[in-house]
Formats: sequence, C1' cells, structure tokens
RNA sequence: GCAGAGUAGGCCCGCGCGCGUUAAGUGCCGGUCGGACGGGGAGUUGCCGGCUGGACGAAAAGAGAGAAUUCUUGCGGUGCGCAGGCCGCAUCCCGCUGC
Repeated sequence: GCAGAGUAGGCCCGCGCGCGUUAAGUGCCGGUCGGACGGGGAGUUGCCGGCUGGACGAAAAGAGAGAAUUCUUGCGGUGCGCAGGCCGCAUCCCGCUGC
C1' cells in the first nucleotide's frame, strides 16, 4: 500500500412458545428521560428502550360445551426464544488477520 474480519442495529426465511381479534400490539409524527455502540479511545445529525401526547387503523369462521369458557383454522406490517442467510461503527484516531 491492497484485501478482509468483527458493533449497536435492520431485513428475509424456518421452527417453537405466547398475545390480541371485547383492538392491545405493529407502523407514522412529536415531547421527555435513559441506554448501548467493531479489540482500545472519542462519540453523533445514526441506533435502541421507558414514559407520554397526536393522527391513522383491522377478519373472522367453525366445533364442543352450556353461561365458566375451551378447542381448531384463520387474521395482525403482533411479542419472545432458537437456527440460517443478507446488510451494517455508519463518523474520527489507533489496532487485528492475510498478501
């Protein structure tokens, strides 16, 4: 000098266990508080979470049971866990591996 690995996290797919279907959750916009961020240091206009305000907004069907509700199949940009794949320190400095 060249190439590469690995972060927060995002997306896709499979499996398992749940939640909602009496509408929570997800997604969108804002306020506020906090957290994490390659091996080391710094750290945001990026990321995640708690609380909160606003707008939008939905798919149920069947069976059993007999007034407690249960089961099955669906539905929800649904939650968590595990496995796989893809993208990814996005910024600054140093480092790591190979040549």